Notes
A computed fold for a 386-nucleotide RNA from Kibdelosporangium philippinense, annotated as Bacterial RNase P class A.
RNA sequence: UGAGUUGGCAGGGCGACCGCGGCCCGUCGCGAGACGAGUCGAGGAAAGUCCGGACUCCACAGGGCAGGGUGGUUGCUAGCGGCAACCCGAGGUGACUCGCGGGACAGUGCCACAGAAAGCAGACCGCCUUGGCCACAGGCCGAGGUAAGGGUGAAACGGUGGUGUAAGAGACCACCAGCACCCCGGGUGACCGGGGUGGCUAGGUAAACCCCACCCGGAGCAAGGCCAAGAGGGCGCCUCACGGCGCCUGCGCAGGCGAUCGAGGGCGGCCCGCCCGAGCCUGCGGGUAGGCCGCACGAGCCUGCCGGCGACGGCAGGCCAAGAUGGAUGGCCGCCACCUGGAGUUUCUCCAGGUACAGAAUCCGGCUUACACGCCGACUCAUCCG
Numbered sequence: 001u002g003a004g005u006u007g008g009c010a011g012g013g014c015g016a017c018c019g020c021g022g023c024c025c026g027u028c029g030c031g032a033g034a035c036g037a038g039u040c041g042a043g044g045a046a047a048g049u050c051c052g053g054a055c056u057c058c059a060c061a062g063g064g065c066a067g068g069g070u071g072g073u074u075g076c077u078a079g080c081g082g083c084a085a086c087c088c089g090a091g092g093u094g095a096c097u098c099g100c101g102g103g104a105c106a107g108u109g110c111c112a113c114a115g116a117a118a119g120c121a122g123a124c125c126g127c128c129u130u131g132g133c134c135a136c137a138g139g140c141c142g143a144g145g146u147a148a149g150g151g152u153g154a155a156a157c158g159g160u161g162g163u164g165u166a167a168g169a170g171a172c173c174a175c176c177a178g179c180a181c182c183c184c185g186g187g188u189g190a191c192c193g194g195g196g197u198g199g200c201u202a203g204g205u206a207a208a209c210c211c212c213a214c215c216c217g218g219a220g221c222a223a224g225g226c227c228a229a230g231a232g233g234g235c236g237c238c239u240c241a242c243g244g245c246g247c248c249u250g251c252g253c254a255g256g257c258g259a260u261c262g263a264g265g266g267c268g269g270c271c272c273g274c275c276c277g278a279g280c281c282u283g284c285g286g287g288u289a290g291g292c293c294g295c296a297c298g299a300g301c302c303u304g305c306c307g308g309c310g311a312c313g314g315c316a317g318g319c320c321a322a323g324a325u326g327g328a329u330g331g332c333c334g335c336c337a338c339c340u341g342g343a344g345u346u347u348c349u350c351c352a353g354g355u356a357c358a359g360a361a362u363c364c365g366g367c368u369u370a371c372a373c374g375c376c377g378a379c380u381c382a383u384c385c386g
Stems, first nucleotide, its partner, number of pairs: 001382009012336004017331002020041004025036004043357001047368002050366005055220004062272004067216005072086005087101001088099004102211002107209002109205003124150002126146009158176006177201001179198008224293004232249007251285007264276004300319008337355008
C1' cells in the first nucleotide's frame, strides 16, 4: 500500500417562538379552578412477543398413564432455549467462521430417481468350468462357480500390493484406514497422545417412532386490591295522604338441569382417588361502566480499584432519571455539522435536495429482526522499502 477477519461506540448540535404530560412552588379565588415561575419528559432496538424471571390470583392430596422442553464439556447467572472459555467435526493459506453436537451392537420403520440388486444383499454385462444343438472366423439353449473388472447410484458390505485359483474371493499374508476391548500417560471434564489383543469390516437416517439424562402447576397488570355509583327489592322513621329521609342487599323475567339418585367447581390434561358443595346453564330486557392503588428504589445506573483468560463477581464513592390512559414526549424558523447533485477561476464559495429504523404502557435479564451518514480498536494474508 492492497485485500480481508473481528469487536465495540454513536444514532445530529445550538438558539428563538408556539404547544403537550408529570411533579413542585408562588399569586388570585369560598370553591371548582385560572395565571405565572422552576424542573423532568422515549430507544438501541421502546419492535417481534420467541425464551427466562420478578410480582399477583387460584391450587397445594396423592397415585398411574400420557404431554411439553432441553441435549459436547466446564463454568457464569436469580433463571433461561442466554453468555464465556474449551473439546470434537466441517470450511478457509490465515485472522477466523459454521454446527437443533446424547444414543443407530435395545427394538421398529424408511432410504426417492437410476439400477439386476438398497441391508443378515445382489449375477445385468463380463470372467471361468462344463452338457447339448446348429454345422462353425462362430452362434444358440442350459447346469454350475465367481463380487477381481464394467455399468447405476448420495451410498453396492474396507484400500493397495502379493500368495493362491479353472476364474475368483480376508481364503491366506504384509502395510494402511477403521471398529470393539484392555493397559499406560496428560486434562476438573468433553477429550487427546501412545501401546497391545481380537475378529477381518461394522452403510445412512433419531428437526422418524423410540431409548437415556435433566427440567416443567395454571392464568396473567384487562393480574389483583380499595372506594364511589347503580336499576330493583326489604326494613325503619316522618306525613292524613302524595311523597321524603336513613340502613341493608345488589336487578328483573322466561326456559332447562339439580340438592345424598349430588347440579356445579377445584386438585395443569385423562383415569382412579380426594376435597368443597346449592346452586348452575341458556335466552331476553335493564343499570353502573367513574376514581385511587398496583406504578416507577430496582437481580437499578455511573465512576474507580481488586479477583478472574473470559462470561462475571467483590469493594468504595456518587446518582434518582418519563409515567400517559381519545393514551403527553410535538410543530416551525435561523445558524452549524454530514452526505449527494449542479454551477463558478484552484485552495474555496454559492444553490438545490436529503439525514435512517422506529416510538414507552407492570417491570427486569436475554434472543431475534429493522437501521441513513459516520467513528474507534485488535488481528490475518500478500507485496514493497529500511

Record summary
A source record names the gene rnpB. Model confidence (mean pLDDT): 78 of 100. Rfam family: Bacterial RNase P class A. It is annotated as a ribozyme.